[in-house]
Molecule: transfer RNA
Organism: Candidatus Levyibacteriota bacterium
RNA sequence: GCCACUUUAACUCAGUUGGUAGAGUAACUCUUUCGUAAAGAGUAAGUCCCGGGUUCGAAUCCCGGAAGUGGCU
Numbered sequence: 001g002c003c004a005c006u007u008u009a010a011c012u013c014a015g016u017u018g019g020u021a022g023a024g025u026a027a028c029u030c031u032u033u034c035g036u037a038a039a040g041a042g043u044a045a046g047u048c049c050c051g052g053g054u055u056c057g058a059a060u061c062c063c064g065g066a067a068g069u070g071g072c073u
Base pairs, nucleotide, nucleotide: 001072002071003070004069005068006067007066010025011024012023013022019056027043028042029041030040031039049065050064051063052062053061
């Protein structure tokens, strides 16, 4: 220098042809217990890496950029 892949909640990841984003773990609250743990119920948490474009509508499609991983030279 070139190519491919990845970037979504604090962490690990889903998100099937574009239609207002979810799970598990963790956190917090409640129940249970003499108390803790475990178990059960619930709550909160995300301008979907950044900028632009297409569209009535974009996490999703297109362009550019950033970071990371791998490969080639």